[in-house]
RNA sequence: GAUCGAGUAGCUCAGCGGGCAGAGCGCCGGCGUCACGAGCCGGAGGUCGUGGGAUCGUCUCCCACCUCGAUCA
Numbered sequence: 001g002a003u004c005g006a007g008u009a010g011c012u013c014a015g016c017g018g019g020c021a022g023a024g025c026g027c028c029g030g031c032g033u034c035a036c037g038a039g040c041c042g043g044a045g046g047u048c049g050u051g052g053g054a055u056c057g058u059c060u061c062c063c064a065c066c067u068c069g070a071u072c073a
Stems, first nucleotide, its partner, number of pairs: 001072007010025004019056001027043005049065005
């Protein structure tokens, strides 16, 4: 330098044949316990890597760029 993949909650990831952003763990509160846990119930937490474009409408399609990884040269 070329090609491909990944980037979504604090962490690990789903959602990516366009139409309300989710799960597990973690965190907070409650129940529970003498107490701490386990377990159960509830809750908070997101510029969906950045910018632009197409669209009535985009995490999802197109373009450029950034970061990480793999392969090739």
Source information
This is a predicted structure of a 73-nucleotide RNA (transfer RNA) from Sandaracinaceae bacterium LLY-WYZ-13_1. The prediction has a mean pLDDT of 85. The organism belongs to Sandaracinaceae, within Bacteria. Rfam family: tRNA. Rfam's curators write: Transfer RNA (tRNA) molecules are approximately 80 nucleotides in length. By type it is a transfer RNA.